[in-house]
RNA sequence: CCUCGCUUGACGCCGAGUCACCCACGCUUCCGGAGUGUGGUGAACGGGGGAACCGAAGCGGCCUCGGCCGCGGGGGCGAAUCGCCGUGAUUUCACGGUGUAGCGCGCAAGCGCGAGCCCGUCAGCUCACCUCGUAGGCGUCCCGAAUCCGCCACA
Numbered sequence: 001c002c003u004c005g006c007u008u009g010a011c012g013c014c015g016a017g018u019c020a021c022c023c024a025c026g027c028u029u030c031c032g033g034a035g036u037g038u039g040g041u042g043a044a045c046g047g048g049g050g051a052a053c054c055g056a057a058g059c060g061g062c063c064u065c066g067g068c069c070g071c072g073g074g075g076g077c078g079a080a081u082c083g084c085c086g087u088g089a090u091u092u093c094a095c096g097g098u099g100u101a102g103c104g105c106g107c108a109a110g111c112g113c114g115a116g117c118c119c120g121u122c123a124g125c126u127c128a129c130c131u132c133g134u135a136g137g138c139g140u141c142c143c144g145a146a147u148c149c150g151c152c153a154c155a
Base pairs, nucleotide, nucleotide: 009141010140011139012138013137014136018043019042020041021040023039024038025037026036027035028034029033044134045133046132047131048130049129054124058071059070060069061068062067073122074119075118076117077116082099083098084097085096086095087094088093102113103112104111105110
């Protein structure tokens, strides 16, 4: 001098995923106090269920015409949907490529994402009402980043 890693702190990004207070207990401590963890309460943000009206009303069989059975399913969070091509399997599907509805960052130029998970035959909308979540994952911490113009070299 360069690179990498760890710890602390700060500033930012995706996301609802944050804040405050009281009490009790525990821990650290400079023992006045401060910080922190668990439980609790409240606020805030986000999601689900849930009337009337409106909307919707699968197929087949049986029936005592009230219903019953079987087969297809259906739904939620999220931006993350929908095509085309190829390979492998040959109901479904898996992998890869290339686009795309849509989404995020950025003054801009531009750079990225376009996943995954859950419910379990059940849920349209929806006042009152009921109920759940408050995670996880990243970037920077430098006299450097970017744009434009010109010159030189190479092809």

About this RNA
c-di-AMP riboswitch aptamer (ydaO/yuaA leader) from a Thermoleophilaceae bacterium, 155 nucleotides, folded computationally. Taxonomically the source falls in Thermoleophilaceae (Bacteria, Bacillati, Actinomycetota, Thermoleophilales). Rfam family: c-di-AMP riboswitch aptamer (ydaO/yuaA leader). For this family Rfam cites "New RNA motifs suggest an expanded scope for riboswitches in bacterial genetic control" (Barrick et al., Proc Natl Acad Sci U S A, 2004). It was read from a public genome assembly, where an Rfam model found it.